Model confidence (mean pLDDT): 82 of 100. The RNA shown here (transfer RNA) has 73 nucleotides and comes from Candidatus Kaiserbacteria bacterium RIFOXYB1_FULL_46_14. Its Rfam family is "tRNA". Taxonomically the source falls in Candidatus Kaiseribacteriota (Bacteria, Bacteria candidate phyla). The RNAcentral record of the sequence draws on ENA.
């Protein structure tokens, strides 16, 4: 150099055929206990890695970067 994946919440990681961005855990509050633990609810956290493009509408489809991991040479 080529080529193949991968990047989405504070960790892990889901998003199918383009149509309101969810889940474990973790955090706050509440209930529950005489206290703690579990447990139940209920909440806050995301301009989907950067540009551009296509399209009424892009995490998603295209192209360019950047970074991580992997094949060959």
């Nucleotide at each position: 150099g080529a080529c193949c994946g991968g990047u989405u919440a504070g960790c892990u990681c889901a998003g199918c055929u383009g149509g309101u961005a969810g889940a474990g855990c973790g955090c706050a509050g509440c209930a529950u206990u005489g206290a703690c633990a579990u447990u139940g609810c209920u909440g806050a956290g995301g301009c989907c890695a950067c540009a551009a493009g296509u399209u009424c509408a892009a995490g998603u489809c295209u192209u360019g970067u950047a970074c991580c991991g992997g094949u060959c040479a």